This is a predicted structure of a 73-nucleotide RNA (transfer RNA) from a Bacilli bacterium. It was read from a public genome assembly. It matches the Rfam family "tRNA". Rfam's curators write: Transfer RNA (tRNA) molecules are approximately 80 nucleotides in length. Its mean pLDDT, the model's own confidence on a scale to 100, is 81. Lineage of the source: Bacteria > Bacillati > Bacillota > Bacilli.
RNA sequence: GCCUGUUUAGCUCAGUCGGUAGAGCGCACGGCUGUUAACCGUUAGGUCAUAGGUUCGAGUCCUAUAACAGGCG
Numbered sequence: 001g002c003c004u005g006u007u008u009a010g011c012u013c014a015g016u017c018g019g020u021a022g023a024g025c026g027c028a029c030g031g032c033u034g035u036u037a038a039c040c041g042u043u044a045g046g047u048c049a050u051a052g053g054u055u056c057g058a059g060u061c062c063u064a065u066a067a068c069a070g071g072c073g
Stems, first nucleotide, its partner, number of pairs: 001072007010025004019056001028042004049065005
C1' cells in the first nucleotide's frame, strides 16, 4: 500500500426481505427471609463508531473516514 471482517444499553450479544431497537448479565427500587445470599417482580439506561448519500421510511443499502482484528504484498 491492497483486501476482508467487526463496531448496537455499563458488559456479552441478537436484530429476518428496509417499516421506526431487544435479550441475558449488571445497576436501582420493591417482594420474599430473623439477616445476607439465592429466587421473584418492576423501572431506568441507546447520537445503532463518525460524516454524507439513496428512500415516504435506514441498525439494515451505497460512499468516505476512524478504531480494532485477520490476510496478501